Description: The RNA shown here (transfer RNA) has 71 nucleotides and comes from a bacterium. Model confidence (mean pLDDT): 80 of 100. It matches the Rfam family "tRNA". From the family's description: Transfer RNA (tRNA) molecules are approximately 80 nucleotides in length. The family's RNA type in Rfam is transfer RNA. RNAcentral records the identical sequence in 2 taxa.

RNA sequence: UCGGGGAUCGUCUAACGGUAGGACUAUGGACUCUGACUCCAUCAAUCUAGGUUCGAAUCCUAGUCCCCGAG
Numbered sequence: 001u002c003g004g005g006g007a008u009c010g011u012c013u014a015a016c017g018g019u020a021g022g023a024c025u026a027u028g029g030a031c032u033c034u035g036a037c038u039c040c041a042u043c044a045a046u047c048u049a050g051g052u053u054c055g056a057a058u059c060c061u062a063g064u065c066c067c068c069g070a071g
Stems, first nucleotide, its partner, number of pairs: 001070007010024004018054001026042005047063005
């Protein structure tokens, strides 16, 4: 330099173009003599900038970073 893949709560991982979900963590509560376990609830995210669309995490363009391959 060229080709391919990826970026989503603090972490991991889903999501036919139509309410961004789950697990772990954290916080609060229930249970318990106390703690652990268990149960319930809450908080928390779409890499950036444009475009298409009634509607974009998803499609298109450009960029940033990471991984793999070729030279």